[in-house]
Small-subunit ribosomal RNA, 5' domain from an uncultured prokaryote, 540 nucleotides, folded computationally.
Context: one part of a larger RNA
RNA sequence: GAACGAACGCUAGCGGCAUGCCUAACACAUGCAAGUCGAACGCGAAAGGAGACUUCGGUCUCUGAGUAAAGUGGCGCACGGGUGAGUAACACGUGGAUAAUCUACCCGAUGAUCUGGGAUAACAUUUCGAAAGGGAUGCUAAUACCGGAUAAGCCCACGACGUCCUCGGACGAUGUGGGAAAAGGUGGGGACCUUCGGGCCUACCGUCAUCGGAUGAGUCCGCGGCCCAUUAGCUAGUUGGCGGGGUAAUGGCCCACCAAGGCUUCGAUGGAGCUGGUCUGAGAGGAUGAUCAGCCACACUGGAACUGAGACACGGUCCAGACUCCUACGGGAGGCAGCAGUGGGGAAUAUUGCGCAAUGGGCGAAAGCCUGACGCAGCAACGCCGCGUGAGUGAUGAAGGCUCUUGGGUCGUAAAGCUCUGUCAGAGGGGAAGAACCGAUAAUAGAGGAAAUGCUAUUGUCCUGACGGUACCCUCAAAGGAAGCACCGGCUAACUCCGUGCCAGCAGCCGCGGUAAUACGGGGGGUGCUAGCGUUGUUC
Numbered sequence: 001g002a003a004c005g006a007a008c009g010c011u012a013g014c015g016g017c018a019u020g021c022c023u024a025a026c027a028c029a030u031g032c033a034a035g036u037c038g039a040a041c042g043c044g045a046a047a048g049g050a051g052a053c054u055u056c057g058g059u060c061u062c063u064g065a066g067u068a069a070a071g072u073g074g075c076g077c078a079c080g081g082g083u084g085a086g087u088a089a090c091a092c093g094u095g096g097a098u099a100a101u102c103u104a105c106c107c108g109a110u111g112a113u114c115u116g117g118g119a120u121a122a123c124a125u126u127u128c129g130a131a132a133g134g135g136a137u138g139c140u141a142a143u144a145c146c147g148g149a150u151a152a153g154c155c156c157a158c159g160a161c162g163u164c165c166u167c168g169g170a171c172g173a174u175g176u177g178g179g180a181a182a183a184g185g186u187g188g189g190g191a192c193c194u195u196c197g198g199g200c201c202u203a204c205c206g207u208c209a210u211c212g213g214a215u216g217a218g219u220c221c222g223c224g225g226c227c228c229a230u231u232a233g234c235u236a237g238u239u240g241g242c243g244g245g246g247u248a249a250u251g252g253c254c255c256a257c258c259a260a261g262g263c264u265u266c267g268a269u270g271g272a273g274c275u276g277g278u279c280u281g282a283g284a285g286g287a288u289g290a291u292c293a294g295c296c297a298c299a300c301u302g303g304a305a306c307u308g309a310g311a312c313a314c315g316g317u318c319c320a321g322a323c324u325c326c327u328a329c330g331g332g333a334g335g336c337a338g339c340a341g342u343g344g345g346g347a348a349u350a351u352u353g354c355g356c357a358a359u360g361g362g363c364g365a366a367a368g369c370c371u372g373a374c375g376c377a378g379c380a381a382c383g384c385c386g387c388g389u390g391a392g393u394g395a396u397g398a399a400g401g402c403u404c405u406u407g408g409g410u411c412g413u414a415a416a417g418c419u420c421u422g423u424c425a426g427a428g429g430g431g432a433a434g435a436a437c438c439g440a441u442a443a444u445a446g447a448g449g450a451a452a453u454g455c456u457a458u459u460g461u462c463c464u465g466a467c468g469g470u471a472c473c474c475u476c477a478a479a480g481g482a483a484g485c486a487c488c489g490g491c492u493a494a495c496u497c498c499g500u501g502c503c504a505g506c507a508g509c510c511g512c513g514g515u516a517a518u519a520c521g522g523g524g525g526g527u528g529c530u531a532g533c534g535u536u537g538u539u540c
Stems, first nucleotide, its partner, number of pairs: 001540004006536005013387005019380002021345001026343003030340003035075003040072002048063006082298003092224007101217002106213008114148004123138006154179005161172005184205006192199002227270001230267001233263003238260004243255003273295004277288004300321005323334004351377001353376003359373001360371004390420004400411004424481001426476005434467001439462008484529005489510003495524005505512002
C1' cells in the first nucleotide's frame, strides 16, 4: 500500500446492488418448512337453509353434498433446504476403465393388455388402557393381493458356427428343451344387442414384456495437492491361488481348503471437508476456501436393517445411551446443523413479515393444491458504487476570534448583502415493465375413425401482480432539513500561542516532558480523507 463475512470509538443526509453466528455439530418454547390424485377404490357426515307434520318436546323430507373428514391404493417423500462435526481417504481435482454394472419418471421402436379366485382396512358391534395405542367378532371394493393361460422379443441349459480381441472370453446369427407378464379408468358415438348399468366401436390416459436412447448413479485404476518429525519394523483374512456364497456388479466382501506371502520415502500422533475460485504480488509465489457453483460427509450420540428404481433415509422404522417433557406410576412422547424466533456462549452477526404474481419442483388428464425452494419487503454505513449538503456576485477586506515587532497579519470572498437554481429529503397528482402461460370462448386446419359437438395444432378476444400506487414522470414550496473524523518533531503533507514542569501525559519506530515543549493538554491556524474517519485484529 492492498484486502476483510470483521469488531470498537467519534460522527451520520439519500439511493442502487451485494452481504450479514467466523464462537457452543450448545440446549430449544411457538408457528410454518411435503404433499397430491375422486379420471384407481369402497364408504360418507355436520352446521346452515327451505318445506310438511306436531302432543310445541320434536319428527320427517329436500338441499347443503357424493361436499368435508378419515381409510385402501398410486406417485412423491433419496429432490429442494441446512451444516462442516468427522474424514489425510480413490474424500477431492484431473484423466481413463467397466469385456464387472444398475437406472423410477422421460424419448423412440416392437408385441401384448386373456381368464379366474380369496381376503382386508375404512365401517358396525364389543373390549383393554389415564394416555399413547391396541385386541376380538362381523361386512365390503379396487389399477391392492394371489392362481391359470399365452410369449414376437427376453432368461437359463445344451450342441455346433462366424467375427473380434487382452487367447479364453465377448459379440452376432441359428437349433432343441425348460421358465417368467399385465389393470383398468375417463370422454364421445351410428347401426346391432341390453338386465338400461352397459356390451360394442372410437379417442385419450394408463398397465405388461423386450430392445435402443437420454439422464443419474455404483465400482476400479494412473497422476496431483498439508505439517511435525520420533521409531525400525508392521501385518494371519494378513498376501496370493482353487472352489463356493453374496451383490446390480469386480473383489478376502464373506467362507472352506492350499501355499507363505504382502508393506516398508512407512507406521503411530496432531491439526484439516476438497475444488472452481478469493485476497495479495510485476511475476514466481504466499495466504485462504464466507457468499455463488461442483463433489463429499453428517442430521441429539452409537448401531442396524426395512421399503423402494434409488436410502442404510434431516422433518421414516427398530435397539441402546444422554437429556427434556407428560403420567392415573402401570407406561408413554421428543430431536431447528430447514425458515423465523428464544436462552446461552461471544468483541460480534437481522423479522416469530408478505406472496405463490414470476422462475423452479411434487402430484394431477386438467382446473388446481402444496412449496420458509424461490420472489419480495423489514433491520444493519457491514462492503462497493452513485448523488447531495447549493451556484454566481460580493472589500467599508465589517464585526468577532487568534496573533503581534502595536505598523500590522490571519481566519477571508469566507460571512452579511444582492441575483439565481431546485438534485435529494417534504407535499399533491399521474403512473408502468416484470404477464408468458393455464383456462374460457370464437374461427380455421388436421389425424385416426362408421362418425362426432370428442381430440390435436394455429390465430383472435377475455382472465391472472406479493412487491406496490413501487420505479418513473409532472407540479408546488423552499437555501430552506443534510459534515465529520484523524493528524500537524522526523519517517510523513501540515505551526504558532497559552497551560504544565521527568508531573500530568504521549508513543508504530526513533523518542518527547526536569520553566521559553512545533512531540503532553487546550485555543487559533493548517494538512489529509470525506458520509465517513480513525483504532484494533488477520493475510499478502

Model confidence (mean pLDDT): 83 of 100.